[in-house]
Small-subunit ribosomal RNA from an uncultured bacterium, 1518 nucleotides, folded computationally. It matches the Rfam family "Bacterial small subunit ribosomal RNA". Its family is annotated with structural constituent of ribosome and ribosome in the Gene Ontology. Its mean pLDDT, the model's own confidence on a scale to 100, is 83.

RNA sequence: GAGUUUGAUCCUGGCUCAGGAUGAACGCUGGCGGCGUGCCUAACACAUGCAAGUCGAACGAAGCGCCUGGCCCCGACUUCUUCGGAACGAGGAGCCUUGCGACUGAGUGGCGGACGGGUGAGUAACGCGUGGGCAACCUGCCUUGCACUGGGGGAUAACAGCCAGAAAUGGCUGCUAAUACCGCAUAAGACCGAAGCGCCGCAUGGCGCGGCGGCCAAAGCCCCGGCGGUGCAAGAUGGGCCCGCGUCUGAUUAGGUAGUUGGCGGGGUAACGGCCCACCAAGCCGACGAUCAGUAGCCGACCUGAGAGGGUGACCGGCCACAUUGGGACUGAGACACGGCCCAGACUCCUACGGGAGGCAGCAGUGGGGAAUAUUGCACAAUGGGGGAAACCCUGAUGCAGCGACGCCGCGUGAAGGAUGAAGUAUUUCGGUAUGUAAACUUCUAUCAGCAGGGAAGAAGAUGACGGUACCUGACUAAGAAGCCCCGGCUAACUACGUGCCAGCAGCCGCGGUAAUACGUAGGGGGCAAGCGUUAUCCGGAUUUACUGGGUGUAAAGGGAGCGUAGACGGCGAUGCAGGCCAGAUGUGAAAGCCCGGGGCUCAACCCCGGGACUGCAUUUGGAACUGCGUGGCUGGAGUGUCGGAGAGGCAGGCGGAAUUCCUAGUGUAGCGGUGAAAUGCGUAGAUAUUAGGAGGAACACCAGUGGCGAAGGCGGCCUGCUGGACGAUGACUGACGUUGAGGCUCGAAAGCGUGGGGAGCAAACAGGAUUAGAUACCCUGGUAGUCCACGCCGUAAACGAUGACUACUAGGUGUCGGGUGGCAAGGCCAUUCGGUGCCGCAGCAAACGCAAUAAGUAGUCCACCUGGGGAGUACGUUCGCAAGAAUGAAACUCAAAGGAAUUGACGGGGACCCGCACAAGCGGUGGAGCAUGUGGUUUAAUUCGAAGCAACGCGAAGAACCUUACCUGAUCUUGACAUCCCGAUGCCAAAGCGUGUAACGCGCUCUUUCUUCGGAACAUCGGUGACAGGUGGUGCAUGGUUGUCGUCAGCUCGUGUCGUGAGAUGUUGGGUUAAGUCCCGCAACGAGCGCAACCCCUAUUGUUAGUUGCUACGCAAGAGCACUCUAGCGAGACUGCCGUUGACAAAACGGAGGAAGGUGGGGACGACGUCAAAUCAUCAUGCCCCUUAUGUCCUGGGCUACGCACGUAAUACAAUGGCGUCCAACAAAGGGAAGCAAAGCCGCGAGGCAGAGCAAAUCCCCAAAAGACGUCUCAGUUCGGAUUGCAGGCUGCAACUCGCCUGUAUGAAGUCGGAAUUGCUAGUAAUCGUGGAUCAGCAUGCCACGGUGAAUACGUUCCCGGGCCUUGUACACACCGCCCGUCACACCAUGAGAGCCGGGAACACCCGAAGUCCGUAGUCUAACCGCAAGGAGGACGCGGCCGAAGGUGGGUUUGGUAAUUGGGGUGAGGUCGUAACAAGGUAGCCGUUCGAGAACGAGCGGCUGGAUCACCUCCUU
Repeated sequence: GAGUUUGAUCCUGGCUCAGGAUGAACGCUGGCGGCGUGCCUAACACAUGCAAGUCGAACGAAGCGCCUGGCCCCGACUUCUUCGGAACGAGGAGCCUUGCGACUGAGUGGCGGACGGGUGAGUAACGCGUGGGCAACCUGCCUUGCACUGGGGGAUAACAGCCAGAAAUGGCUGCUAAUACCGCAUAAGACCGAAGCGCCGCAUGGCGCGGCGGCCAAAGCCCCGGCGGUGCAAGAUGGGCCCGCGUCUGAUUAGGUAGUUGGCGGGGUAACGGCCCACCAAGCCGACGAUCAGUAGCCGACCUGAGAGGGUGACCGGCCACAUUGGGACUGAGACACGGCCCAGACUCCUACGGGAGGCAGCAGUGGGGAAUAUUGCACAAUGGGGGAAACCCUGAUGCAGCGACGCCGCGUGAAGGAUGAAGUAUUUCGGUAUGUAAACUUCUAUCAGCAGGGAAGAAGAUGACGGUACCUGACUAAGAAGCCCCGGCUAACUACGUGCCAGCAGCCGCGGUAAUACGUAGGGGGCAAGCGUUAUCCGGAUUUACUGGGUGUAAAGGGAGCGUAGACGGCGAUGCAGGCCAGAUGUGAAAGCCCGGGGCUCAACCCCGGGACUGCAUUUGGAACUGCGUGGCUGGAGUGUCGGAGAGGCAGGCGGAAUUCCUAGUGUAGCGGUGAAAUGCGUAGAUAUUAGGAGGAACACCAGUGGCGAAGGCGGCCUGCUGGACGAUGACUGACGUUGAGGCUCGAAAGCGUGGGGAGCAAACAGGAUUAGAUACCCUGGUAGUCCACGCCGUAAACGAUGACUACUAGGUGUCGGGUGGCAAGGCCAUUCGGUGCCGCAGCAAACGCAAUAAGUAGUCCACCUGGGGAGUACGUUCGCAAGAAUGAAACUCAAAGGAAUUGACGGGGACCCGCACAAGCGGUGGAGCAUGUGGUUUAAUUCGAAGCAACGCGAAGAACCUUACCUGAUCUUGACAUCCCGAUGCCAAAGCGUGUAACGCGCUCUUUCUUCGGAACAUCGGUGACAGGUGGUGCAUGGUUGUCGUCAGCUCGUGUCGUGAGAUGUUGGGUUAAGUCCCGCAACGAGCGCAACCCCUAUUGUUAGUUGCUACGCAAGAGCACUCUAGCGAGACUGCCGUUGACAAAACGGAGGAAGGUGGGGACGACGUCAAAUCAUCAUGCCCCUUAUGUCCUGGGCUACGCACGUAAUACAAUGGCGUCCAACAAAGGGAAGCAAAGCCGCGAGGCAGAGCAAAUCCCCAAAAGACGUCUCAGUUCGGAUUGCAGGCUGCAACUCGCCUGUAUGAAGUCGGAAUUGCUAGUAAUCGUGGAUCAGCAUGCCACGGUGAAUACGUUCCCGGGCCUUGUACACACCGCCCGUCACACCAUGAGAGCCGGGAACACCCGAAGUCCGUAGUCUAACCGCAAGGAGGACGCGGCCGAAGGUGGGUUUGGUAAUUGGGGUGAGGUCGUAACAAGGUAGCCGUUCGAGAACGAGCGGCUGGAUCACCUCCUU
């Protein structure tokens, strides 16, 4: 920054996302290189190898070689020869010896194994960080200085022999060396002892000076150069101890502590110290958080962030701790010791069962755990370490390599040209579009990889694991090298198909129920790229813990109120100090890291150099404004004194009248009482009413007032007493004494509790009566606790101004209460001031509402409180309480909201106004009867389908015997009954006729084209082929079109402007008026549009024109004429125009005149923005889906006409305003007519038939109009009524059985005016009477149209219904057919309690007591020294003691797990019971408390407004 609460808005507020990061893991994918990095889990267990040795220039012995010497054997060559041999004897072998040399393993001895390497278990600590201190300390090797290194002694390992043992190992005897061990000498400025002097220090004390006494050392080796050894002093390095400050969470851990705190004296240590011990004292720590519990190695740094902060503590570096667990010491300069020792425990291994061995949190590696983390590699070449004089040896430190995209960085997977915009793919409105210059194709290049050649630096002289590596060069081929995620919004990127609330997606909002840009796939697109996504974690965004940088009237949040402790903050001068503060200097703030500059690897990552920074701490020198501290003052804050008035302030005592009730007595009689209406109740045993008297308790009408008092709760008759506070005036006194206030203490409505009183009225509970579906309620009659008093508890309220206390400042106006001052013309008024209490209002604030000197403004100080909703003010724990309960006060889990203010609607059993056949006033009906018709239901093979409150139901249907027809049965056809295209054949087919035949479709026969350029073409039929036809099959919730309805209601909007942060408002509201948003006036509005009205048609009057088929003043006809009737064109006429009254000088209303008509004259057509997912896919059209020898087509018969029943709509009646008959027969309008209407005439009782004049119509016909008049009937189931049925006929039609209409005759049902309820109509209307038409072969009580006769009533708007405008409330917005609460039932989840059970932790008490230090020691043993000797000194062992780990026992404590059962809670598509809340929610709601009830809840008492409406009073504004 964005998304998400709403119909929309602003705010509050949470949730979520976009960024960065990681020792990561997982999924898919994977070309190269460089630099880094890699067990976060089981401090789990470890096979195997290696990780600490070295020195022969410390020592002895052994082995090897050489040398010296000796002995012995063999013996070449040469010489001599008696040829037998002799001499010389090189050389070789063996033994002994001297010396030398290199090396080996063991031993004695030295140095090093306390470094390096690993891990983070423990530790909340002087452990770490930072800065200091040691006058309280140590320091091997190294450096410097001074001095010394003389002379002796006794052993012992190795070795040899013997012995024990399986082994590990050990014992005995004997020999031997040293730089091993021990005396002696010498010695100081070392150490010890006792005093002295000087100087210094915060104290203990330190340093120096000059003397005295005592005491302490050494080792040699060698190449002769050196290397060592000893003492002392100093340095350097490394360590030890102490201190200031800092260092996580929990108070549901508040007290802890006996060596504890201190002292004296000892011991111990390198050294201080209760470190340890004896004694003495009783201290010490803690709200500035002790103790306890949980968690954790700390830091440099790392990640994030604008910063402040927050999180982390892998790699690298510093410190600490640990080395299987626990304890212990030895050695040593250094350890209480990772690769040393002893003991104990667990585990593993060996064993001959007697006993032994071991410790990877070193490097590799193994098992295990886990989502997860590598090679049993190479080398000491470099850097560094140990030993050595050195060569050198050792070094899993280290340098390298290997494995892993684990991270960062770099490179590549080609570049240029290339439009038939190829093919393929996807889509399509079929034209195209997209992929896309992308590919192909042409040209070019070679980074990486591959091949070949050369080949480093890293090393100072030699020495290179890496490594034939980096790097360079050459030739060669576009070849070997791209994936992952996403595409509804946030958030860059869209189409098709599949699916059909399924499968699935999802970070939040949310997608999916047949046209899904949200699921899956594909094409296309977007992003990143050798990676991309997901998951986890941290910071950010989040000003969402707010120091920087938030809030608390109504959103979460002011404690119920006061007093006051600690603390925090604090008036005006003067002066001193210097803790805070400011400035300078110095030290430190390790290195690495970070930032800046430069340099090196081709660049970068990475590495190197220099600088900065490290915001800190300490020391020191200054300063003195502010703060602090000290001293001494001041009066303005605060307090005291004096005077004064106001007051339901508090406590106690007394008094009073009105009223209710009860008792007594009187009068009096039948009711009273109560309610919406009643009943329960009371009353003839005398009530109610009324009069008098009495009793008793409680509360104090009027006054009374947003008046007064009090800190709040609260306080109201009158009088008295005691008492608190505020206010005004005065300006005498004190001299900052102040403000706030965690804990603490006190007060604290009502209800409630305890004890004792009291009890009139009222009244929870309870009882009865009503109401109701029920009524555990509302209403009524009773009625107990309680309400009252005294004393003691409780300590909560919507304890509210939902607003903490105090101080200062910041425009005004107007009331009111209590004081003061001044003025005036003084029963009053004006001005001003202090204190309280209201209203309006500016600036400012505020999300808005609103607040506004009584702030929610501007500032300051202190306290309290808040951090999403629910769970929950609940659970557990603790404190308080007699109890009820109060206070403190979570978590798991769950939701994406919960909320505040305001807006527009809708709604209200809210209000005001208005209209309508809405009610009322009337007239006639429906609902009852039979019948007609439609519907439901049922039935059926089928009873085709649709329409469903008004606004479906005589509706679609303006007409179902077949057809229609969509349904059922049976049967037929499969390019089809119908359309287009292709091929072949034919020239017909159809109609008509004949024959035949079926239930029907059928079959056969007769009859047979047009044009022509003669090629053919057109048309038609038949056959074939496949594209296709066809569908009254589905979806009206995919649609078009059409229609209904609110409603012919008066509304619905826009532009600009203005107001408001905004949704929106204004206009359109208001005052009048109208049928009307009609018009007028006013107004921050001014205008406009769709609606209203008018324009159109019919009708009422009339003028004019025209007149045939109309008309006739011409006797008839013909003819003539057009005055009249009529017809149909054009006009006129009506506009509140005129007069009067009312009204606002308006609009308009009322009355009148004139007029045929008067206030839109009557009627019609005409239907605003929109509502109902209203109706219709079966009028038609149409997307998608479905069927294709069938859901299509054709045909037969049946059905749509069924029938116990229910409803709607009509017609006919029930009769006398009538029926019937008769005659006289009078008067319409509007229509229709050729497959038609049909006259006259004749026949029939009649329906009708025969016949056919006339007429395509102002001409002829239908056509008779009927109600009317007269007569009769005389109140009956009738001379009413006509259903039903019998018989006989007529008509239409292929055909009247299912199933038509009509006639005659006979039959003669229900019905005597219709319950609850309900409907139409306001004038030529209702009612009544007939007539015509469409559909149609026939069929009308229906529908549409026409005229005749022709009423009654409207006081009025209270009520019912519908509608309009304004206003109000709202928790509704799918808009009251709304929302929503609780119990119960079911499923799941987490959690509390729970007889208990099981485990862990930290302490404590006691027992046992290993190793071991220390102490003691009378037993045993004993080389060096002393001693002539005996013996001694000293030592070792043994024994004893203190302490002491593990272990055992015990009772508490704490923390987990689990548990029959049980409590509430949450979620769930939906179920049951009611209807509590939201509107006056139908009894206003809510808060506290008590009682009651299936449940929401009800009732009592007190409180609040966060209650609607109406009226009055008061106040305010104009």